[in-house]
RNA sequence: CCCGCUGUAGCUCAGCCCGGUUAGAGCGCCCGGCUGUAGACCGGGUGGUCGGCGGCUCAAAUCCGCCCAGCGGGA
Numbered sequence: 001c002c003c004g005c006u007g008u009a010g011c012u013c014a015g016c017c018c019g020g021u022u023a024g025a026g027c028g029c030c031c032g033g034c035u036g037u038a039g040a041c042c043g044g045g046u047g048g049u050c051g052g053c054g055g056c057u058c059a060a061a062u063c064c065g066c067c068c069a070g071c072g073g074g075a
Stems, first nucleotide, its partner, number of pairs: 001074007010027004020058001028046006051067005
């Protein structure tokens, strides 16, 4: 220098290819139940400018461009 993959909740990830319901799951955290206490279990609650900026569109996590970060490959 060139190419590819990844970036979404505090953590691990799905959703992206093929745009369209209100952005989801598990774990965590908070409150309550249960228990002598705690754990486990049960009920409820809490969660996001979808890496950044711009563009296309009636509509973008999803498509396009540039940039940033991490990982891998090539020279």